[in-house]
Context: one part of a larger RNA
Molecule: small-subunit ribosomal RNA, 5' domain
Organism: uncultured Methanomicrobiales archaeon
RNA sequence: GGCCACUGCUAUCGGGGUUUGACUAAGCCAUGCGAGUCGAGAGGUUCAAGACCUCGGCGUACUGCUCAGUAACACGUGGACAAUCUGCCCUGAAGUGGAGGAUAAUCCCGGGAAACUGGGGGUAAUACUCCAUAGUUCGUGACAACUGGAAUGUUUUGCGAACGAGAGAUCCGUCGCUUCAGGAUGAGUCUGCGGCCGAUUAGGUAGUUGUUGGGGUAACGGCCCAACAAGCCUGUCAUCGGUACGGGUUGUGGGAGCAAGAGCCCGGAGAUGGAUUCUGAGACACGAAUCCAGGCCCUACGGGGCGCAGCAGGCGCGAAAAUUUUACCAUGCGGGCAACCGUGAUAAGGAAACCCCGAGUGCCAGCACAGGCUGGCUGUCCGCCAGUGUAAAUAACUGGUGAAGAAAGGGCCGGGCAAGACCGGUGCCAGCCGCCGCGGUAAUACCGGCGGCUCGAGUGGUGGCC
Numbered sequence: 001g002g003c004c005a006c007u008g009c010u011a012u013c014g015g016g017g018u019u020u021g022a023c024u025a026a027g028c029c030a031u032g033c034g035a036g037u038c039g040a041g042a043g044g045u046u047c048a049a050g051a052c053c054u055c056g057g058c059g060u061a062c063u064g065c066u067c068a069g070u071a072a073c074a075c076g077u078g079g080a081c082a083a084u085c086u087g088c089c090c091u092g093a094a095g096u097g098g099a100g101g102a103u104a105a106u107c108c109c110g111g112g113a114a115a116c117u118g119g120g121g122g123u124a125a126u127a128c129u130c131c132a133u134a135g136u137u138c139g140u141g142a143c144a145a146c147u148g149g150a151a152u153g154u155u156u157u158g159c160g161a162a163c164g165a166g167a168g169a170u171c172c173g174u175c176g177c178u179u180c181a182g183g184a185u186g187a188g189u190c191u192g193c194g195g196c197c198g199a200u201u202a203g204g205u206a207g208u209u210g211u212u213g214g215g216g217u218a219a220c221g222g223c224c225c226a227a228c229a230a231g232c233c234u235g236u237c238a239u240c241g242g243u244a245c246g247g248g249u250u251g252u253g254g255g256a257g258c259a260a261g262a263g264c265c266c267g268g269a270g271a272u273g274g275a276u277u278c279u280g281a282g283a284c285a286c287g288a289a290u291c292c293a294g295g296c297c298c299u300a301c302g303g304g305g306c307g308c309a310g311c312a313g314g315c316g317c318g319a320a321a322a323u324u325u326u327a328c329c330a331u332g333c334g335g336g337c338a339a340c341c342g343u344g345a346u347a348a349g350g351a352a353a354c355c356c357c358g359a360g361u362g363c364c365a366g367c368a369c370a371g372g373c374u375g376g377c378u379g380u381c382c383g384c385c386a387g388u389g390u391a392a393a394u395a396a397c398u399g400g401u402g403a404a405g406a407a408a409g410g411g412c413c414g415g416g417c418a419a420g421a422c423c424g425g426u427g428c429c430a431g432c433c434g435c436c437g438c439g440g441u442a443a444u445a446c447c448g449g450c451g452g453c454u455c456g457a458g459u460g461g462u463g464g465c466c
Stems, first nucleotide, its partner, number of pairs: 001466009012359006019352002021317001027315003031312003036058003041055005065270003075194007084187002089183008097131004107120005135163008144155003168175002196242003203233003208230008245267004249260004272293006295306004323349001325348003331345001332343004362377006382402007409455005414436002420450001422449004431438002
């Protein structure tokens, strides 16, 4: 000198922004909202219409939040899958045959304080089941060809076994459904290299290291299991301890470097602390389920309910951080043939001396000289009127009109270091001071006054980094 956080005094306006409960308590939460949609898949209720109940489909694994854990293939970068999956989407090929039984809502009868729940009757589907065909998978035999670094891959063919597809709607334009092959997208696994500190941590390890055979998975593998062998890692730092989400980037510096990594983007992880699972293409699932723990709430004491590290908002903690606003107008996302519906994502407003940029707080003349007074001028800003602007507003912009009327402070003045050898008070007291040092009766250094210097809507202090 620059940057970051807090803070004292002071403060007129405008534009922009990846700023604003990251640091401390991943502490606890009242209330409202934050994920629905489809009647062109169905059944029902209603005099009728908006509408509603239930089954069904897709979505709810995205978006949004946070950084606790993690020193790890978590991340970055480069590869591999001859060990893999992939809903919706795109391309190509083929198909959409036959049959059946239920069930919810509604109705009747109940149980319960509630949450919710039992029995009977009865009905539909793009819900469910069966048969056939297509097909898929596996085993086994044969002959070659292709790709490739390498066939365990692909293609052809014979035999056998197991499993075994489909759904309709329509406004007649289409929209769907099933199977196979390929693509795209997304994901999973493996791997070379890279990036913290400590030796006042030197040995660590029994599923540990490998083999054989199984189980499991979309898939390889001690991932799991049985038997067998005794290996495996380590001074190129294992193990242990501490700290820490990683990167793009950010701050500073002429650079080498050093320091940081909260916001915005990419990746990861988590959803009160743990564990488990279902559904599904995809979860071991913030606004799904089950159990344990701790906390809170309701209760008729029998039993139930909740999870803001979503948006607002509250308490607590603290030096430290905003509105319980408006709208789907724009951009996206989900559903739908579409119209459209939903969306605290997002967009838009409100608050804040958070940052960057810009403008102003007047100009001229005369008088007076202690601050000032009087007259004229200009029009940043401001008041009023009209229009543009916007989902609606706010702001902003354009034109007219009025009008100096509303706008300057902070720090410092002994040296470093720009600026007082002026006055009053104090008297090693009260106090000042980054450092040197001032103050014990003429203090340029303390406290005031006057004067001055410096920066200026800011200016000083404290802490951190270069």